[in-house]
The part of an RNA shown here (large-subunit ribosomal RNA, domain VI) has 267 nucleotides and comes from a Bacillota bacterium. The organism belongs to Bacillota, within Bacteria.
Context: one part of a larger RNA
């Protein structure tokens, strides 16, 4: 750009992809069938494996701006206490999130038409025959049906709802030119959204993000004092201090301000 006005929101569904997988027990039943030995079909139920999808509750890994220990060494003047650098110095746990080894589901059921058999009626041939005319079963394979995309499906669909005021030019409801409308976009505050770009929440009528406060949660009893010990250390104070992603409250901070595009009753 296009879909014969402009927008918003729901949609059909041409086509396209995806998935199609398959043991083991149990029961029918030690039935049917065989002298025994063995041993069923058909049905019906239970549980796997491998694959896929999706989540992270609960079990776990990871968790380079959590917490604690702790060894060398430098610095803050010394002690205490604390930082740097050494693979995150090692080491011990660990929260959202992302993950699988974990959780949860899926292949189906059912329907049309078949295939290769099978068969029904029945001729050509008084008979026979599934077959010539007609009708019937039959398979993981074909089309349906289950998930996903999907009107640029130019054959460009549909339903709802929203705007349809005005200026200049002109003889004009023509043309060209502008201001707008519904609406979108810029811009900004971010996001379990993401390379950009789209998406999706949000801009004072506000919880969108940061700060603060409260909570979960993690680490595991901070420093400082006081006590007991010669000392290391321990004990009180204290389930403490400290703490990113996590729920929440709350306008303190920052989405202020503002600008831009956008129809003319439609061959």
């Nucleotide at each position: 750009c296009g879909c014969a006005a402009g927008a918003u929101a729901u949609u059909u569904g041409a086509g396209a992809g995806g998935a199609u997988u398959u043991g083991a027990c149990c029961u029918u039943a030690g039935u049917a069938c065989g002298a025994a030995a063995g041993g069923a079909c058909c049905g019906g139920g239970u549980u796997g494996a491998a694959c896929g999808u999706a989540c992270c509750u609960a079990u776990g890994g990871u968790g380079c701006a959590c917490c604690a220990g702790u060894u060398g060494u430098c610095a803050c003047g010394c002690c205490a206490g604390u930082g740097g650098c050494a693979u995150g110095g090692c080491u011990g746990g660990g929260u959202a999130g992302c993950c699988a080894a974990g959780u949860a589901c899926g292949g189906a059921a059912g329907g049309g038409a078949u295939a290769a058999g099978u068969g029904c009626u029945g001729a050509a041939a008084g008979c026979a025959u599934c077959u010539a005319a007609g009708c019937g079963c039959g398979a993981a394979a074909c089309c349906c049906g289950c998930c996903u995309c999907a009107a640029g499906a130019u054959u460009a669909g549909a339903u709802a709802u929203c705007u349809c005021u005005c200026c200049g030019u002109g003889a004009g409801a023509a043309u060209c030119g502008g201001a707008u409308a519904a609406g979108u976009g810029a811009c900004c505050u971010c996001g379990a959204a993401g390379a950009c770009u789209a998406c999706g929440a949000g801009g004072u009528u506000g919880a969108u993000a940061g700060g603060u406060c409260g909570g979960a949660a993690g680490u595991g009893u901070a420093a400082g004092c006081a006590c007991a010990g010669c000392a290391a250390u321990g004990u009180g104070u204290u389930c403490a201090g400290c703490u990113g992603a996590c729920c929440g409250a709350u306008a303190c901070u920052a989405a202020u301000a503002u600008c831009a595009c956008g129809a003319a009753u439609g061959g």